[in-house]
Context: one part of a larger RNA
């Protein structure tokens, strides 16, 4: 020095466990805000120094109506005090006060939580000034009032004052809309592809968006839209590469239709040229087998709005069955015995593993308040025909050229949709569409607007579930975690659970420095369970023994 063995240090794998997570399921909610949010800051406790929680100078809290019944002064975290409390305390719920400072932040400013004013109204004061006090004081916008240009006019723009609980900010994901890449794939790379993705910014909702044919269809017809399933990886498009990808139909889900604008009628105004014209209001009226207006006949409770008031839900709760005995062990829920409930043997806890010990679980009851949802009574609320002289039926609009873009369709025979320049119609004997045009046929009426279902999602409740995880895993974050620490700064981002059943957390004694550590003693089932604490694997280092060199 090496090798076994065997005690032990060290280390924290690993097995067990879960306060956290993670993925969904059914419902619910789909919004907070100038009545000052969201996110803070700084304070608020008898012992209160911190930190987290609550709470706002009425500060772990105040009023008031319910619950609920003995203990309470929130946690980490005890102790002590002094106190509250069957005259109902703490605690749960509804509702209300209060709610500093900053933050859209909004009297000015500003380096966020400071700073400095003006107004009413009030108090002190002799006054100078203090000191209180408010839905006072920002911008925009509505409406209305006074004032009033450029201009003759006009009360036009503007200015100024009132005026509204009027917008502003936040907020996970869906969404609609204006903008809008690259990587990469084409095995290079431009057309293309990725992708109208990612990103950016407007704006909404509780969903949006879309939506009642100027659509398809094909000689039979259908009848807004959205969404699935197929149709179909077809027809197509495509450096015809890479790739990109329709519709008719057919099935499902859901199903709803309406309402302007003219024409005309009446009223009011207003202008002047005094019988028109224009502006408001009501009425009329809303469609393609054309439809209204207009003349003419006939008739009168549908939808929808409103909500008395029923009915049920949410937000606290209450009732709630039924086992002892022995044994083993520290403990029984475990063995053994002999019994009971069960619309309840879902689940968690108790010193191991309990239907009958606790909480609970089925199953039944229940709200002073504030809220939702279905139903709904009183009021309110309006239509079918005939005719056809005349009038009405969306205009810089359709549609042409250019140049774009969307359409599965890359300009292409390229139709249809949108519009940047430039133009520029018909008016029912009218117009568009059927994928170049034309003709014959079919079809269907644009330039005006509103709609619910069925569809997406999930930052929040709330109940439940998992061949989801189990501390290097699951969120980054079971713990002071977006902490702590790195960065000027946008940002980046961590490690860290487990004593016992109960602290019963080691009283007294010895060594030591009035230490660290220890060694008796005692606690305890167990202290090789001592707080560096379940369990204790290798790596590493020792010590003892043997065999070897």
């Nucleotide at each position: 020095g090496g090798c076994a063995u065997g005690c032990g240090g060290u280390g924290g794998a690993u097995a067990c466990c879960u306060u956290g997570g993670c993925a969904g399921u059914a419902a619910g909610a789909g919004g907070c805000g100038a009545u000052g949010a969201a996110a803070g800051a700084c304070g608020c406790g008898g012992u209160u120094a911190a930190u987290c929680u609550g709470c706002g100078a009425u500060a772990a809290g105040c009023u008031u109506c319910g619950g609920u019944g003995a203990g309470g002064u929130g946690a980490u975290a005890a102790u002590c005090a002094a106190c509250c409390u069957u005259c109902g305390a703490c605690c749960c719920g509804g509702a209300g006060a209060u709610u500093u400072c900053u933050g859209a932040a909004u009297g000015g400013g500003g380096a966020a939580a400071c700073c400095c004013c003006g107004c009413u109204u009030c108090g002190c004061g002799a006054a100078a000034g203090c000191g209180a006090u408010g839905a006072c004081g920002a911008a925009c916008c509505u409406u209305c009032u006074g004032u009033g240009a450029g201009u003759a006019a006009a009360g036009u723009a503007g200015c100024a004052g009132a005026u509204g609980a009027g917008u502003g900010g936040c907020c996970a994901a869906c969404g609609u809309a204006g903008g809008g890449a690259a990587c990469u794939g084409a095995a290079a790379c431009a057309u293309c592809u990725a992708a109208g993705u990612a990103c950016c910014u407007a704006c909404c909702g509780g969903a949006a968006a879309a939506a009642a044919a100027a659509u398809c269809a094909a000689u039979u017809g259908a009848g807004a839209u959205u969404c699935u399933g197929c149709u179909a990886g077809u027809a197509g498009c495509g450096g015809c590469g890479a790739g990109c990808g329709a519709a008719c139909g057919c099935a499902g889900a859901g199903g709803a239709g309406c309402c302007c604008a003219a024409a005309c009628c009446a009223a009011a105004g207003u202008g002047c040229g005094u019988g028109c014209a224009c502006u408001u209001u009501g009425g009329g009226g809303u469609u393609g087998u054309a439809g209204g207006a207009c003349u003419u006949g006939c008739a009168u409770c549908a939808a929808g709005g409103g909500g008395a008031g029923u009915u049920u839900g949410a937000u606290a709760g209450g009732a709630g069955a039924a086992a002892u005995g022995u044994u083993u062990g520290g403990g029984a829920a475990g063995g053994c015995a002999u019994a009971c409930c069960a619309u309840a043997g879902a689940g968690a806890g108790u010193g191991a593993a309990a239907g009958u010990c606790u909480c609970g679980u089925a199953u039944c009851c229940g709200a002073a308040a504030u809220c939702g949802a279905a139903c709904g009574a009183a009021c309110u609320g309006g239509g079918c025909g005939a005719g056809u002289a005349u009038c009405c039926u969306g205009a810089g609009u359709a549609g042409a050229a250019c140049g774009g873009g969307a359409c599965a369709c890359g300009a292409g025979a390229a139709a249809u949709c949108c519009u940047g320049u430039u133009u520029g119609a018909a008016u029912c004997u009218g117009g568009g569409g059927g994928g170049a045009c034309c003709a014959c046929c079919c079809u269907c009426c644009a330039a005006g607007g509103c709609u619910a279902a069925a569809u997406a999602c999930u930052c929040c409740u709330u109940a439940c579930u998992g061949a989801c995880c189990g501390a290097u895993a699951g969120u980054g974050g079971a713990c002071u975690a977006g902490u702590a620490c790195c960065g000027c700064g946008a940002g980046g981002g961590a490690a860290a659970g487990g004593u016992g059943a109960a602290a019963a957390g080691a009283a007294c004694c010895c060594c030591g420095a009035u230490g660290a550590g220890g060694g008796g003693a005692g606690u305890g089932a167990a202290a090789u369970a001592g707080a560096a604490c379940u369990u204790g694997a290798a790596a590493c280092c020792g010590c003892a023994u043997g065999c070897u060199u």
The part of an RNA shown here (large-subunit ribosomal RNA, domain I) has 549 nucleotides and comes from a Candidatus Uhrbacteria bacterium. The organism belongs to Candidatus Uhriibacteriota, within Bacteria. The full RNA is in RNAcentral, with records from ENA.